Predicted 3D model of a 112-nucleotide RNA (SAM riboswitch aptamer (S box leader)) from Salirhabdus euzebyi.
RNA sequence: CUCUUAUCAAGAGUGGCGGAGGGAUAGGCCCUGUGAAGCCCGGCAACCUUCAAGUAUUCGACUUGAAAAGGUGCCAAGUCCUACAGAUCAAUUUCGAUCUGAGAGAUAAGAG
Numbered sequence: 001c002u003c004u005u006a007u008c009a010a011g012a013g014u015g016g017c018g019g020a021g022g023g024a025u026a027g028g029c030c031c032u033g034u035g036a037a038g039c040c041c042g043g044c045a046a047c048c049u050u051c052a053a054g055u056a057u058u059c060g061a062c063u064u065g066a067a068a069a070g071g072u073g074c075c076a077a078g079u080c081c082u083a084c085a086g087a088u089c090a091a092u093u094u095c096g097a098u099c100u101g102a103g104a105g106a107u108a109a110g111a112g
Base pairs, nucleotide, nucleotide: 001112002111003110004109005108006107007106008105013041015040016039017038021031022030023029025083026082027081028080042075043074044073047071048070049067050066051065052064053063054062055061079104084101085100086099087098088097089096
């Protein structure tokens, strides 16, 4: 980097250093010197992991619950919203609203 599977409405600091940017891309809309990114500490969660019970028995799975030492991840806003297609409503010059699915993206685990 590519592929597969799963998840993405919850949760998480009035800390220290740092100094101007950040929210993937584009367009919006936002956050930010009442201090951005980044680093440290702290925390959240439970994908990998461990334990218990159950289902089923093709012995490898699945479901539920608990734990948190380790590997990751995460800690403004639903993945901040929309990007493609369809349905309904509204309007009909233009701008729309709601829902469903896809796509894109993020994270984990596995494979190449």
Description: NCBI's taxonomy places the organism under Bacteria, Bacilli, Caryophanales, Bacillaceae, Salirhabdus. It matches the Rfam family "SAM riboswitch aptamer (S box leader)". Rfam links the family to the GO term regulation of gene expression. It was read from a public genome assembly, where an Rfam model found it.